Transfer RNA from a Conexivisphaerales archaeon, 73 nucleotides, folded computationally.

Order: sequence, then C1' cells, then structure tokens
RNA sequence: GCCUCGGUAGCUCAGCAGGUAGAGCGUCCGCCUCGUAAGCGGAAGGUCGCGGGUUCAAAGCCCGCCCGAGGCU
Repeated sequence: GCCUCGGUAGCUCAGCAGGUAGAGCGUCCGCCUCGUAAGCGGAAGGUCGCGGGUUCAAAGCCCGCCCGAGGCU
C1' cells in the first nucleotide's frame, strides 16, 4: 500500500433485503426478608465512530476520513 470484518446504552452484543433503536449484565428505585444475598417489578441511560450524499424517510445504501482485528505483498 491492498483486501476482508468490525465500531450501536457503562460492558458484551442483537437489530440485514431503508419505515418507532433493543436484549443480557451493570446502575438506581421499589417489593419480598429480622437483615443481607438471591428472586420479582419498575426506571434512568444511546449525536448508532466522524463528515458529506441518495431518499418522503438512513444504524442498514453510496463517497471520504478515523479507530480496532485478521490476511496478502
């Protein structure tokens, strides 16, 4: 330098033939308990890596760039 894959909540990841952003864990609150843990219920939390483009509409398509992993030379 080139190719492939990835970047989405604090963490690990789903969301694929464009149409309301989700789960588990964690955090907080409540229930339960003499109390704690476990269990149960609820809540908060995301410019979807960045900037453009296409579209009525983009996490998902197109272009450029940044970061990470692997491969080729």
Annotation
It matches the Rfam family "tRNA". Rfam classes the family as a transfer RNA. The prediction has a mean pLDDT of 83.